[in-house]
Formats: sequence, structure tokens, C1' cells
RNA sequence: GGUGGCCGCUUCAGGGACGUCCUAGACGCCGCUGGAGAGGAAAGUCCGGGCUCCACAGAGCGAAGUGCCGGGUAACUCCCGGUGAGGGCGACCUCGAGGAAAGUGCCACAGAAAACGAACCGCCCUGGCAACACCAGGGUAAGGGUGAAAAGGUGGAGUAAGAGCCCACCGCGCGACCGGUAACGGGAGCGGCAAGGUAAACCCCACUUGGAGCAAGGCCAUAUAGGAAGGCGUUCGAAGGCUGCUCGCCUGAGCCUUUGGGUAGGCCGCUAGAGGUUCCGGGUAACCGGCGCCCCAGAUGAAUGGUCACCUUCCGCAACAGCGGAAAACAGAACCCGGCUUA
Repeated sequence: GGUGGCCGCUUCAGGGACGUCCUAGACGCCGCUGGAGAGGAAAGUCCGGGCUCCACAGAGCGAAGUGCCGGGUAACUCCCGGUGAGGGCGACCUCGAGGAAAGUGCCACAGAAAACGAACCGCCCUGGCAACACCAGGGUAAGGGUGAAAAGGUGGAGUAAGAGCCCACCGCGCGACCGGUAACGGGAGCGGCAAGGUAAACCCCACUUGGAGCAAGGCCAUAUAGGAAGGCGUUCGAAGGCUGCUCGCCUGAGCCUUUGGGUAGGCCGCUAGAGGUUCCGGGUAACCGGCGCCCCAGAUGAAUGGUCACCUUCCGCAACAGCGGAAAACAGAACCCGGCUUA
């Protein structure tokens, strides 16, 4: 840990005894009988809603979140389906999937250079110069070297040497038109080709968002009560609200400090709900609709346990047997749901 017996605990229903209230009946309390009594995560409290209270003139600034398309849903950062990108031989898996042509910043080490745009070596030209060496000036991104990343790639033509300078192919950008609800896909044709990366850096763009939470909140009872002292204030305005801040607006007579005493209990909210499920129907699916059936914890010094027998697993006695022991995955309701994550 499992099964069974016995004894308890919480709760519900039924039916009783007793007590209180004048009766009906209600409430309290105690037995009896019967039913039910932790989870897939009840956890983390990370998202989203229901519910409750406060606020619901306005403007500006800010903050947070989300970020391909379509659908599902009460809603979501969730789920389903698709698109794109990346990975894998493949089945399939993953996603931090707006913008780098608004601006700013950063790009370790290495390297000449990490971006208004690069000559370290090399190659070539000119001059000193007669010279293949050396020096100076210039051209060159083809070759070498550095790096995670180096200014489209391969080949040819061309050239002093080179270079999209030119040409072919590939890549890239724009793109009539076609397909698709859309993301997007295909693509005649056009363009020698332009801006390296980074937005889990600031930022920009679009959209969304009021705050607090069941110790919410309501009712009963002597509790946002009531007593005492002091201070401030009533149009020369206390205090407060508009729940991030400011402006602005509004309410308008109470407020602040200190202090003695008493009480800090009970009820509702609370579990029947976006509830579960057989079947049927729709949909690729998430999910939705319909008929029927079912009720499935509601504690608050906080129930869900104890014990006995047998069995299972594990540990020890070296081993079978036997004996002794551990009660034995993670954990455990607290207003309720849908997710996610973790165990």
C1' cells in the first nucleotide's frame, strides 16, 4: 500500500429523546438508521474568467502584456487546424514568428578593417631608377590570412592588375496576373544587385488592460461601536474621491493624536456547476448541439483516522524457509472553474 472486521471523526437525509420560545413551528443539543467523505496534480499561484466590493466627467504622461493566419472558448499568453522558418534519411519534432530603410547603442577574442563602407600579406601601374631588391604615390576586394559574421556565388569575357564593369546560370529584390477566407503559395516580366548582425538592447508600430481580492462582501451580537483629554477645521475649507502620476474636476464637516475598560463569537457567501455522463447529430480537430440519466468533500483548535487479521512490495539477519521491521511514489481540499508548469 490492498482487502475485510471493529471502533472513531466530518457532513447530509430520515426518524426520535430533551431544552428554549405562548401554540403551529423554529432553534439548540444528544442518541439511532442509512448515504457520502482528497487529487491527478488538491501544489506553484504563472496566465485567463466567474463572483464580490470600491470607482465608473475628462485630458496628458507613464506602466504592463500580447505580436503569422483561421477557428474553438465565458476568457486566455490556452487548445485545434493551417502557413512560414529551422531540425531530422524518415515517421515526425521545435518556434522568443511585427519592424534593422525613424533614431541611438552594441558586435567579446582574433583581425588591417565589425559598417557612410575595410588594403595586413599578395597582385598591378608610375616615379626615385639602369634594376626582378628597396622606398614613395596610386589602383585592386580575384587569391591568402582573422573571425560566429567580411560588402552575392560559380564560370566566362575583359583588364596593367582587378571588379556586376559586361555576359550565362544560380541566388536576391520588385512584380502584372492566377489560386487561397487569410497567413501565404505560384509566377509572365522587369531590375546588375541596394541598407552585415543584434529589437529574450533601448526603441518604433499595432492591439489590449481601472484597483483589490472569499481575511472579497453581507447579516446578527455591545465593533469601521462607545467613553475621556488635547489639537486643527466649517467658505480664509478639515478630510476625502476620481485606485500608477500630473493637470483638472467633484463631495463638503468633521478630522488627527494619546488613552482607560469590555468583546473579538455565530450565520450567510459555500458548493447544483461555463457540472459529469450513455447515446444520437455536426465538425479534419479543438469543440458544439439535442434527448435521457446522475449528484460527486464542504471542514474552520480546520474531518478524511486508529486498531486487528490476511496479502503485496521493500529492508535486515549470507541464502530458501523462518523471524524482525518499514507502512510504502509525488503529495494532500479551504470561494469556484478553464489552462500552463513542476513533482

The RNA shown here (Bacterial RNase P class A) has 343 nucleotides and comes from a rhizosphere metagenome. It matches the Rfam family "Bacterial RNase P class A". Its family is annotated with dimeric ribonuclease P complex, ribonuclease P activity and tRNA processing in the Gene Ontology. Its mean pLDDT, the model's own confidence on a scale to 100, is 75.